[in-house]
Model confidence (mean pLDDT): 81 of 100.
This is a predicted structure of an 82-nucleotide RNA (c-di-GMP-I riboswitch aptamer) from uncultured Eubacterium sp.
RNA sequence: GCAAAACAGAGGAAACUUUGUGACGCAAAGCUAUAGGGUCUGAGGACGGUUUGGGGUACUGUCUUAUGAUAGCCAGUUGCCA
Numbered sequence: 001g002c003a004a005a006a007c008a009g010a011g012g013a014a015a016c017u018u019u020g021u022g023a024c025g026c027a028a029a030g031c032u033a034u035a036g037g038g039u040c041u042g043a044g045g046a047c048g049g050u051u052u053g054g055g056g057u058a059c060u061g062u063c064u065u066a067u068g069a070u071a072g073c074c075a076g077u078u079g080c081c082a
Base pairs, nucleotide, nucleotide: 001026002025006021007020008019009018010017011016024072030077031076032075036074037073038070039069040068044064045063046062047061048060049059050058
């Protein structure tokens, strides 16, 4: 110098972000997120079920999905005093 968790307000589908209080910690807890890796969410999409005379009209589950999020996960990059 920064500011975790928690609480309150705001934004968002969510992850999460932001403001205030706060201080767990950090010698980079500065910056960088379609041009690295990992992780998180799952709007959208697909499939199934329920409902129904029928129809995504409504409800619900699963899968998949990032150009969304995370830098205080690793990483890249810049850097104070001694």
Lineage of the source: Bacteria > Clostridia > Eubacteriales > Eubacteriaceae > Eubacterium.